RNA sequence: GGGCCGGUAGCUCAAUGGCAGAGCAAGCGCCUUUUAAGCGCUGGGUUGUGGGUUCGAGCCCCACCCGGCUCA
Numbered sequence: 001g002g003g004c005c006g007g008u009a010g011c012u013c014a015a016u017g018g019c020a021g022a023g024c025a026a027g028c029g030c031c032u033u034u035u036a037a038g039c040g041c042u043g044g045g046u047u048g049u050g051g052g053u054u055c056g057a058g059c060c061c062c063a064c065c066c067g068g069c070u071c072a
Stems, first nucleotide, its partner, number of pairs: 001071007010024004018055001026042005048064005
């Protein structure tokens, strides 16, 4: 340098072009002598960046950035 895959909540990951979610973690509460475990509730997101297409983009197109694999 070429090709491919990935980037979404603190972490691991979902989401057919039509209201962005789950698990864990965090906070609060219940339970418990206390902790842990268990149960319930709550908060948390410029979907890597910038453009484009579209009535509508996490999703489609282009460029770039970052990470991984691979070819030379």
This is a predicted structure of a 72-nucleotide RNA (transfer RNA) from Saccharimonadales bacterium (SeqCode). The sequence is in RNAcentral, with records from ENA. Its Rfam family is "tRNA". Rfam describes the family as follows. Transfer RNA (tRNA) molecules are approximately 80 nucleotides in length. The family's RNA type in Rfam is transfer RNA.